[in-house]
Molecule: transfer RNA
Organism: Candidatus Dojkabacteria bacterium
RNA sequence: GCCGCCGUCGUCUAACGGCUAGGACAGCGGGUUUUCAACCCGUAAAUCGGGGUUCGACUCCCCGCGGCGGCA
Numbered sequence: 001g002c003c004g005c006c007g008u009c010g011u012c013u014a015a016c017g018g019c020u021a022g023g024a025c026a027g028c029g030g031g032u033u034u035u036c037a038a039c040c041c042g043u044a045a046a047u048c049g050g051g052g053u054u055c056g057a058c059u060c061c062c063c064g065c066g067g068c069g070g071c072a
Stems, first nucleotide, its partner, number of pairs: 001071007010025004018055001027043005048064005
């Protein structure tokens, strides 16, 4: 340099183009317990950036940025 894949809460991970973006763990608050752990209930937290297509985009297209792999 060329080609391919990937990018969503703190972490991991869902979401036929039609949500209020869901779940687990972790965090926080409460319940239970003499205390801790476990367990139960609740709560906050995310779509890499910019354009485009569409009535509607996490999802499709383009350009960037970042990561991984392959070929030189």